Predicted 3D model of a 542-nucleotide part of an RNA (large-subunit ribosomal RNA, domain I) from Anaerobium acetethylicum. NCBI's taxonomy places the organism under Bacteria, Bacillati, Lachnospirales, Lachnospiraceae, Anaerobium. It was read from a public genome assembly. It matches the Rfam family "Bacterial large subunit ribosomal RNA". Its family is annotated with structural constituent of ribosome and ribosome in the Gene Ontology. The coordinates come from a structure-prediction model, not an experiment, and the mean pLDDT is 84.

Context: one part of a larger RNA
RNA sequence: AGCAUAGGGUGGAUGCCUUGGCACUAAGAGCCGAUGAAAGACGUGAUAAGCUGCGAAAAGCUUCGGGGAGGAGCAAAUAUCCUUUGAUCCGGAGAUAUCUGAAUGGGGAAACCCAGCUGGAAAGACUCCAGUUACUGCAUGGUGAAUACAUAGCCAUGCAGAGGGAACCCGGGGAACUGAAACAUCUAAGUACCCGGAGGAAAAGAAAGAAAACUCGAUUUCCAAAGUAGCGGCGAGCGAAAUGGAAGGAGCCUAAACCGGAAUGCGUGCAUUCCGGGGUUAUGGACCGCAACAAGUGACACGUAUGAUAGCAGAAGGGUUUUGGGAAAGCCCGCCAGAGAGAGUGAAAGCCUCGUAUGCGAAAUCAGAAGUGAGCGAGCGGGAUCCAAAGUACCACGAGACACGAGAAACCUUGUGGGAAUUCGGGGGGACCACCCCCCAAGGCUAAAUACUACUUAGUGACCGAUAGCGCAUAGUACUGUGAAGGAAAGGUGAAAAGAACCCCGGGAGGGGAGUGAAAGAGAACCUGAAACCUUAUGUUU
Numbered sequence: 001a002g003c004a005u006a007g008g009g010u011g012g013a014u015g016c017c018u019u020g021g022c023a024c025u026a027a028g029a030g031c032c033g034a035u036g037a038a039a040g041a042c043g044u045g046a047u048a049a050g051c052u053g054c055g056a057a058a059a060g061c062u063u064c065g066g067g068g069a070g071g072a073g074c075a076a077a078u079a080u081c082c083u084u085u086g087a088u089c090c091g092g093a094g095a096u097a098u099c100u101g102a103a104u105g106g107g108g109a110a111a112c113c114c115a116g117c118u119g120g121a122a123a124g125a126c127u128c129c130a131g132u133u134a135c136u137g138c139a140u141g142g143u144g145a146a147u148a149c150a151u152a153g154c155c156a157u158g159c160a161g162a163g164g165g166a167a168c169c170c171g172g173g174g175a176a177c178u179g180a181a182a183c184a185u186c187u188a189a190g191u192a193c194c195c196g197g198a199g200g201a202a203a204a205g206a207a208a209g210a211a212a213a214c215u216c217g218a219u220u221u222c223c224a225a226a227g228u229a230g231c232g233g234c235g236a237g238c239g240a241a242a243u244g245g246a247a248g249g250a251g252c253c254u255a256a257a258c259c260g261g262a263a264u265g266c267g268u269g270c271a272u273u274c275c276g277g278g279g280u281u282a283u284g285g286a287c288c289g290c291a292a293c294a295a296g297u298g299a300c301a302c303g304u305a306u307g308a309u310a311g312c313a314g315a316a317g318g319g320u321u322u323u324g325g326g327a328a329a330g331c332c333c334g335c336c337a338g339a340g341a342g343a344g345u346g347a348a349a350g351c352c353u354c355g356u357a358u359g360c361g362a363a364a365u366c367a368g369a370a371g372u373g374a375g376c377g378a379g380c381g382g383g384a385u386c387c388a389a390a391g392u393a394c395c396a397c398g399a400g401a402c403a404c405g406a407g408a409a410a411c412c413u414u415g416u417g418g419g420a421a422u423u424c425g426g427g428g429g430g431a432c433c434a435c436c437c438c439c440c441a442a443g444g445c446u447a448a449a450u451a452c453u454a455c456u457u458a459g460u461g462a463c464c465g466a467u468a469g470c471g472c473a474u475a476g477u478a479c480u481g482u483g484a485a486g487g488a489a490a491g492g493u494g495a496a497a498a499g500a501a502c503c504c505c506g507g508g509a510g511g512g513g514a515g516u517g518a519a520a521g522a523g524a525a526c527c528u529g530a531a532a533c534c535u536u537a538u539g540u541u542u
């Protein structure tokens, strides 16, 4: 030095555990903000560094309910207090709520600096306190230039807006990698990303539709039609609709003709504007005549039942000189069950604890079927006259969007130019024309079925179990970076601290006794404690 065996050290694998995650289900909720949000800074405790709570009224104040013996958070200890005259705690409503932040009196290097006006404090000055003072839009009123009337502007008052938020939604912009085995049309993809806006959903929506049946009858979503018809350097790829079935179901209001009123203008009898009535569709309306004040609807309001936000009651087991540190285990004899879901308790408990089945409960606030009400709301005939959304439809050129890449390319949108008709009218049925059929544009609103989950409650898992599961058993911390940003590691004594008084060695660290404990080879570097690695002893080989 190698090998073997045995004993240690080191190390933290493995096993077991779970405070934490992940995914989903069913409900709820779906916004917050100038009445100052989200997010923070700084304070706040008897002692107080951090977290949590709170805000100079500061781990809290008031009140109304619940609850019933301890309490002053995590979090020990000491001190001092509170509490059956009901504390702590839980729920509803309120008060207070520093400074920053849209931040809004002005400024500013966020959490700081400096003001004006009004009122108050003996208040004239200093000082302090309270209130108020940003901008934009709209409405109303006042004032008012060049400039005569006027207008612009300015001022006052009132209302609104501003900012934040996980995804979902609508709109305005809009890539490239990639694929095509290269690449340019094409694809990726109207995706990512940026901007604007809204809501609990959004968008769409009551046919100038779809079609070709003896037609249907707003929109939306799903299943099929169908990877079909088609589009396509006919490459890669892209990719419908009718129709059938299902969910849901809801329809309405203006403009105009006509009637009435008011205002304005000037050229004084016309025009325009506004308000009220009327009226709303392709079997129309106004108008004239007749009849009548309904059927119904009720998307708005009130709010019943009920539900939500604290809670309450809640059955039934003992023994044991068995084992053990410990009984819930074993043995013996019982009981309950609308409850044998689950969790905890010194091992394994239906009957010990919390619960579970079941039943009950609200002063206050919120939601809210049913119901009631406001509101809305009708017919028949006539066919002379009037009305029925214009720089619109449509055309040309250029684009976009339609599954559809200019194609035979309709339909839809519109940048430029042109530019109708008026019910004897107009649009569509995939160039275009005829016939036939369908529909009525150029104004608007509309629940449900659909999408999503930052958040709340209840629950589930052939999901994970500390290199897993979220990045975090917590941490956006430590740390890195000028910054945008990046971003960890780290769980387990024991049933209970009973966390080792006292003695000894030592400066201490550490150790040896003693003691606690079932166990200390559970001693805080603490459950189990693998391997690598280090070492001791013995054997053996060289």
Base pairs, nucleotide, nucleotide: 001541002540003539004538005537006536007535008534009533015527016492017491020464021463022461023460024459025458026457027456028455029453030452031164032163039100040099041098042055043054044053046078050074051073061094062093063092064091065090066089070082071081072080105114106113107112115133116132117131118130119129120128121127135161136160137159138158139157140156141155142154143153168199169197170196171195172194173193179186183233209216210215220247221246222245223244224243230238231237251445252444253443254389258277259276260275261274262273263272264271265270266269282423284387285386286385287382288381289380290379296376297375300373301372302371306367307366308365309364311360312359313358317333318332319331320330322329334351335350336340342354343353344352394418395417396416397415398414399413400412404430425440426439427438428437429436479486480485499526502513503512504511505510